[in-house]
This is a predicted structure of a 75-nucleotide RNA (transfer RNA) from Candidatus Hydrogenedentes bacterium UBA2224. The prediction has a mean pLDDT of 80.
RNA sequence: GCCCCGAUAGUUCAGUGGAUAGAACGAGGCCCUCCUAAGGCUUAGACGCAGGUUCGAUUCCUGCUCGGGGCACCA
Numbered sequence: 001g002c003c004c005c006g007a008u009a010g011u012u013c014a015g016u017g018g019a020u021a022g023a024a025c026g027a028g029g030c031c032c033u034c035c036u037a038a039g040g041c042u043u044a045g046a047c048g049c050a051g052g053u054u055c056g057a058u059u060c061c062u063g064c065u066c067g068g069g070g071c072a073c074c075a
Base pairs, nucleotide, nucleotide: 001071002070003069004068005067006066007065010025011024012023013022018055027043028042029041030040031039048064049063050062051061052060
């Protein structure tokens, strides 16, 4: 330098061109308990950035950034 994959909640992962993006763990509150843990109920919390297509984009396309992998070069 070229190619491929990925970026969604604090973490690990789902998901989809259409109304309110979901789970687990974690965090806050309440119940239970003598207390803690466990358990039950509940609350908050996210689509990397820019542009394009579209009536509508987190999803499709392009560029960039970051991460991972492969190839090439290697005095």